Record summary:
This is a predicted structure of an 84-nucleotide RNA (c-di-GMP-I riboswitch aptamer) from a soil metagenome. The sequence is in RNAcentral, with records from MGnify. Its mean pLDDT, the model's own confidence on a scale to 100, is 86.

RNA sequence: AAAUGGCAAACCCGGUGAAAACCGGGGACGCAAAGCCGCGGGUCUACCGUCUACAUUAGGGACCAGGACUGCCGGGCUGCCGAA
Numbered sequence: 001a002a003a004u005g006g007c008a009a010a011c012c013c014g015g016u017g018a019a020a021a022c023c024g025g026g027g028a029c030g031c032a033a034a035g036c037c038g039c040g041g042g043u044c045u046a047c048c049g050u051c052u053a054c055a056u057u058a059g060g061g062a063c064c065a066g067g068a069c070u071g072c073c074g075g076g077c078u079g080c081c082g083a084a
Stems, first nucleotide, its partner, number of pairs: 006031002011026006029071001035077003039074003042069003049063004
């Protein structure tokens, strides 16, 4: 390079969740690991909790992961084809 295939972004529908997001169906932006693992970095959310002004039934703001993202990067493990 080629071949068999694989996965599935945005968006829509249904569902779970406080949210981030996730699951199922449809759908393809793309991906040679866009397979698996939250180990390191990073990002997102803030129920609970803490603090705080106002208020004194509600509610605002700030902080916080034990929650989330592997299609953010790195790392580990595994894997199809075969010009090389």